This is a predicted structure of a 77-nucleotide RNA (transfer RNA) from a Candidatus Atribacteria bacterium.
The sequence was found in a public genome assembly.
Rfam family: tRNA. By type it is a transfer RNA.
The prediction has a mean pLDDT of 82.
């Protein structure tokens, strides 16, 4: 140096390839119900597309570029 892949809530995680519904689930936190308490269940809240910048009527999604991480390969005469 090159070339492949991966980046989404506090954490895993659909979705991405094939562009179109306010981005959806489980935890875990917050409140309120239940309960003599607690747990556990119920019923809400809360929070996210790694940056920019292109195509587009419209982008998490397609295209490029930059960080970040992981793998290959090469160079060190």
């Nucleotide at each position: 140096g090159c070339c492949c892949c991966c980046a989404u809530c506090g954490u895993c995680u659909a979705g991405c390839c094939u562009g179109g519904u306010a981005a959806g689930g489980a935890c875990a936190c917050c409140g309120c119900c239940c309960u003599u308490u607690c747990a556990a269940g119920g019923c809400g809240g809360c929070g996210g597309c790694a940056g920019c910048a292109g195509u587009u009527c419209a982008a998490a999604u397609c295209u490029g570029c930059u960080u970040g991480g992981g793998g290959g390969c090469g160079c060190c005469a």
The organism belongs to Atribacteria, within Bacteria.